[in-house]
Molecule: transfer RNA
Organism: Deltaproteobacteria bacterium
C1' cells in the first nucleotide's frame, strides 16, 4: 500500500429500515438475628467520528479514526 472483520450501558454481547435490549456489575426494596443466595425494581446509551440516502438509520452508501487478521 491492497483486502477483510470489529467498534452499541461500567464489563461481555444481542438487535431482518420502524418500541435500543439481555446477562453480569452498581444502587434500592423483600427475605435473614446478620451476611450470602434467591426474588422484585431502579440507575446507566452522542450505537467510534463526519456526511449522505430514506417518511424513518445501530442497520444501507461514502469518507475517516482506532483495534485484529490476510496478502505484498
Nucleotide at each position: 500500500g491492497g483486502g477483510u472483520g470489529g467498534a452499541u450501558a461500567g464489563c461481555u454481547c444481542a438487535a431482518u429500515g420502524g418500541g435500543a435490549g439481555a446477562g453480569c456489575u452498581u444502587c434500592g426494596g423483600c427475605u435473614u438475628u446478620a451476611c450470602a443466595c434467591g426474588c422484585c425494581g431502579a440507575c446507566g446509551g452522542u450505537u467510534g467520528c463526519a456526511g449522505g440516502u430514506u417518511c424513518g438509520a445501530g442497520u444501507c452508501c461514502u469518507g475517516u479514526u482506532c483495534c485484529g487478521c490476510c496478502c505484498a